[in-house]
Context: one part of a larger RNA
Formats: sequence, structure tokens, C1' cells
RNA sequence: CCUUCGUUUAGGAACUCGGCAAAACAGCGGCCGUAACUUCGGGAUAAGGCCUGCCCACCCCCUCCUGUCCCCCUUAAUCCCGGGGGACAGGUGGGGGUGGGCCGCAGCGAAAGACUCCAAGCGACUGUUUACCAAAAACACAGGUCCCUGCGAAAGCGCAAGCUGAUGUAUAGGGGCUGACGCCUGGCCAGUGUCCGAACGUUAAGGUGAGGGGUGCAAGCUCUGAACCGAAGCGCGGAUGAACGCCGGCCGUAACUAUAACGGUCCUAAGGUAGCGAAAUUCCUUGUCGGGUAAGUUCCGACCUGCACGAAUGGCGUAACGACUUGGAGACUGUCUCAACGAAGGACUCG
Repeated sequence: CCUUCGUUUAGGAACUCGGCAAAACAGCGGCCGUAACUUCGGGAUAAGGCCUGCCCACCCCCUCCUGUCCCCCUUAAUCCCGGGGGACAGGUGGGGGUGGGCCGCAGCGAAAGACUCCAAGCGACUGUUUACCAAAAACACAGGUCCCUGCGAAAGCGCAAGCUGAUGUAUAGGGGCUGACGCCUGGCCAGUGUCCGAACGUUAAGGUGAGGGGUGCAAGCUCUGAACCGAAGCGCGGAUGAACGCCGGCCGUAACUAUAACGGUCCUAAGGUAGCGAAAUUCCUUGUCGGGUAAGUUCCGACCUGCACGAAUGGCGUAACGACUUGGAGACUGUCUCAACGAAGGACUCG
């Protein structure tokens, strides 16, 4: 010096990306006492206090035993025997209370055995996951909604036979999206998709076949072929957003200024509603104001100028929950000021 431990004056997070690590808290023992909020279940062992050992005395409760008396059943009977219950007295065992005493620094005397609180984000929750760098705000989830499927179902595997679905039958099965609960879920069907549409246009093979060519004396054989009849599809018409998706610009205007309820104009399928908003989203940005600190690029509350939120690719809230993320406080500490000493095992020397 390294690893793993132990102790430390004063201070106590000044360390650091960050209290990482360590320390501290410590009996789901008794008693008291517990807030906001809440889905009335919770939150909650919330938080926060006090008690706790041994000896003696007294009191109370339960249990069992013995004795006396009473009641009921039993019996023909007020006799015995037996069973049940009650009162009183004494005792065994257990529990509780009150008072007094004893010892120690300390009485859940050892070991083992929660740190707590305030606020915000995300995800409702218990679960699941990258076996060996990620456990999460990712996946799943009950619940919601849309689409398909009438049964030899749809869907899936297979060339097929066949099988799963299912020995099920629309309160069933498959697929997509969303993700408890509460309040809600706005506008656009022009494009794309899907569905519907006995007309019309276009359109293949095929059908039909005017006409023409080759050959042949001819019959015929053969080649070509106009017009007409020909499906789905596409065109065409419509519906549809919890289908894929999309949801404007410029100019002017109010008796201070500023701003613009208002007006004009261009474009569009329609121009973003409610709610939220410098946000897990804000570039400019450490925006501005307020709070917290002596001091705050973080945090919380507001504002709205949303570079580039926004409504099941869900929007906004939300009790409970979380080895999640962020900010703060108490307690506590060698994390630090700033280091010191000790132990074991290494390193080093000898063997």
C1' cells in the first nucleotide's frame, strides 16, 4: 500500500451527478395517541409519547380441587346413587391492577428484528421482462371500444387427408386499438383503406362470325378476322374516424399606451373544441413572477409568447400501491473538513 472489518475529539452532507456507502431507527409486546386526503376499505404499526427486571403485600378475574348448603333432572319417594347449576369458605394453576421495596449506565439488559415525514412526475393496483451490463414510466392486466364469425364458423397449421378453434355456438370464438376508477372523448370522408351500390363506361379467355387470304377442278382443308355477346377489377355514386390520418395564412381596428371582442381578404376536406401547458414535450431559456435557501441551470406554484400538447397512436384528474424518477426536511453518521489508530488476510523479507 491492497482487501475485509473495528474505533474516533470538534463539526454534521460542508462529500458527491446523487447521502452512493456507512451510520442511525429497531419486540407487527402493552397503554395512550394519530393529520391531509380518500374509491369510506384505507392512509395507519401514520406521526408522536409513556411502560417493560426482581422481591413483598393487598385487590379483581378465569380455571380446577375439597367441604357445607340450596335448586333442577333422576326415582313410587322429601331415601340413597349419579348428572347439571348456584352461593359461601379454604386451596392449586394462570392473568390483570394498586402500593411498597431492591440493584444496575442500561430491565423487549444477549441474538434477531421498520428510519420517518413533506411535495411532484409516471404507471391505477398484485404481477411479467432483456438466463450473463437495463426490472423500468417498458409488457401484462381487469375494464372500454371497433372489426370479423350462423357452425363442415371465422381464424390458424398442413400439398392433402386431417387437426386446433371446440366435444365450444354470438353472454361464444378470433383479430386490432386503448388500459382500474372519475369527468370526458370536439371538427374534417378531399386523399388512403374498408363496406354498400341488379344502372352506365372500360375490360381477358371464350362465343358468334360479315369479310378476306393460302391450296384445290370441286367438295373440302387451313389461316386471318370487323361488328356484337362476354366476369371480377378499375372508373362511377354513397357510407364510414375508439379506420390510416389531418385539424391555416396575411392585413387592419377601441378616446394614453398596449391588446384586439370586431372587420377585410386568400386558401382548405376541415382549420385544434374541452382540458392541460417552459411539460418525461419549450429551441431561444438559467423565459418572467412568486415560494423554498445566506446563496437554487434543479424543485414547487403561477403566467401563456404551445420552435414542435391535445382528446382510446386517448385528454385531464385521481385514494391506494412502487427495489421507479425528481426536489425538500428531521434523525444519523469518517461521505466530507482531515485524517488517525487498531484487527485479520495479502503485498514485502526469509524459509
A computed fold for a 351-nucleotide part of an RNA from a Candidatus Falkowiibacteriota bacterium, annotated as large-subunit ribosomal RNA, domain IV. RNAcentral holds the full RNA, with entries from ENA. The source organism's lineage runs through Bacteria, Bacteria candidate phyla and Candidatus Falkowiibacteriota. Model confidence (mean pLDDT): 87 of 100.